Notes
The RNA shown here (Bacterial RNase P class A) has 380 nucleotides and comes from Solimonas sp.
[in-house]
RNA sequence: GGAGUUGGCCAGACAAUCGCCGCUGCUUCAGCAGGGGAGGAAAGUCCGGGCUCCGCAGGGCAAGAUGCCAGGUAACGCCUGGGCGGCGUGAGCCGACGGAAAGUGCAACAGAGAAUAGACCGCCUACGUCUCGCAAGAGGCCGGCAAGGGUGAAACGGUGCGGUAAGAGCGCACCGCGGUUCCGGCAACGGAAACGGCACGGCAAACCCCAUCGGGAGCAAGACCAAAUAGGGAAGGGCUCGUCGGCAACGGCGAGACGCGUGGCCCACGCGCCUUCCGGGUAGGUCGCUUGAGCGUCGUCGUGAGGCGGCGCCUAGAGGAAUGAUUGUCGGGGCGCGCAAGCGCUCGCACAGAACCCGGCUUACAGGCCAACUCCCACU
Numbered sequence: 001g002g003a004g005u006u007g008g009c010c011a012g013a014c015a016a017u018c019g020c021c022g023c024u025g026c027u028u029c030a031g032c033a034g035g036g037g038a039g040g041a042a043a044g045u046c047c048g049g050g051c052u053c054c055g056c057a058g059g060g061c062a063a064g065a066u067g068c069c070a071g072g073u074a075a076c077g078c079c080u081g082g083g084c085g086g087c088g089u090g091a092g093c094c095g096a097c098g099g100a101a102a103g104u105g106c107a108a109c110a111g112a113g114a115a116u117a118g119a120c121c122g123c124c125u126a127c128g129u130c131u132c133g134c135a136a137g138a139g140g141c142c143g144g145c146a147a148g149g150g151u152g153a154a155a156c157g158g159u160g161c162g163g164u165a166a167g168a169g170c171g172c173a174c175c176g177c178g179g180u181u182c183c184g185g186c187a188a189c190g191g192a193a194a195c196g197g198c199a200c201g202g203c204a205a206a207c208c209c210c211a212u213c214g215g216g217a218g219c220a221a222g223a224c225c226a227a228a229u230a231g232g233g234a235a236g237g238g239c240u241c242g243u244c245g246g247c248a249a250c251g252g253c254g255a256g257a258c259g260c261g262u263g264g265c266c267c268a269c270g271c272g273c274c275u276u277c278c279g280g281g282u283a284g285g286u287c288g289c290u291u292g293a294g295c296g297u298c299g300u301c302g303u304g305a306g307g308c309g310g311c312g313c314c315u316a317g318a319g320g321a322a323u324g325a326u327u328g329u330c331g332g333g334g335c336g337c338g339c340a341a342g343c344g345c346u347c348g349c350a351c352a353g354a355a356c357c358c359g360g361c362u363u364a365c366a367g368g369c370c371a372a373c374u375c376c377c378a379c380u
Stems, first nucleotide, its partner, number of pairs: 001376010012330007020037002023034004039351001043362002046360005051218004064213004068082005083097001084095004098209002103207002105203002120149002122145003128141005157175006176198001177196002180193005222287004232278006239256007258272005294313008331349001332347006
């Protein structure tokens, strides 16, 4: 100098003017003043929790999620460290990474054969037998063989030597595999030794089995206050007539009229006007609501994720929803000129937009900065 890997950070700055939404104070109730006002993802709503209500939720079934080990955490499907496997020269990256000797099942095409392996091309003719031949031998039958070829994603351990008629873990060495013992490690796992001739092919993001986890709904949760109108309940009052009591006011009993509804009409049934009170619910209002697993910094323990402690800080909280616009200077991007310094023109300049709150994951993102590390080239 070039090419990368990992982790972290910023997300234009300043000023002026005009606005928007809360809060506080003053106030002549119209306003004035002060101070505050988006994010690293506020997003997707995919996991986990707080909080709230619902028979306080113990057991079982169904359905689901997760799945190497240890740790962190309020919890997690998250994070950290480690193991194993794969990729990369490397820094590093990726992995649903339990069980295939519980059972059921699947494997297209090709291929002879796809799990009770399999003779298509091949190899062999020792043993048995037939024919020919004097014989050597040749041919046939009965057979043997998983070495070689070929098919396939995958062909029932691999390489080599021996062995054999040809072959074959048939024998042996090494590698792989299996269980055993010992050693290291909390563990996953690793290492070593002797043993076993190889049994147990693959797929569980096929059914399934095993283990673990979770009751459901969600701030439109939910709590409180509470109109008008209608409806529910209770009490009291009220129209006309008759009759009884009473001097009367008035009271008791009985009947009725009118209107409405059901209905074509009658009967019948129901309802009726006023006042007060009670209770439920709606509109509306208040709370929930932002002080919290909070943020910053320092110390300390830990490889780390994180834990503990000290000090400091308060940072939108409203309702379908404010957080904006313009201008100037600087910064930045693009184009052109120029050896260069620079100059001119141009672009408002990434993704995006809080709605109960947190911890994560995932996705989007112009431009730029920092740290550590790796590989290559050149020079000293």
The coordinates come from a structure-prediction model, not an experiment, and the mean pLDDT is 77. A source record names the gene rnpB. It matches the Rfam family "Bacterial RNase P class A". Rfam classes the family as a ribozyme. Rfam links the family to the GO terms tRNA processing, ribonuclease P activity and dimeric ribonuclease P complex.